[in-house]
Molecule: transfer RNA
Organism: Vicugna pacos
RNA sequence: GGUAUAGCUCAAAUGGCAGAGUGCAUGCUUAGUAUGCAUGAGGUCCUGGGUUCAAUCCCCAGUACC
Numbered sequence: 001g002g003u004a005u006a007g008c009u010c011a012a013a014u015g016g017c018a019g020a021g022u023g024c025a026u027g028c029u030u031a032g033u034a035u036g037c038a039u040g041a042g043g044u045c046c047u048g049g050g051u052u053c054a055a056u057c058c059c060c061a062g063u064a065c066c
Stems, first nucleotide, its partner, number of pairs: 001066004007022004016053001024040005046062005
């Protein structure tokens, strides 16, 4: 100096209800627990403060990793 966001790999929004792929569950399809399709669940956005009507986003400190 950089990074920290779903089980995993990663986006996003220059402050206003957080997403994809993959995995998982269920249904349909199928000879089939494969493939394909559909639906669904899953997040204290690293921690603690500050600013603000409102913070994942801005500021400060800390922690972990590079």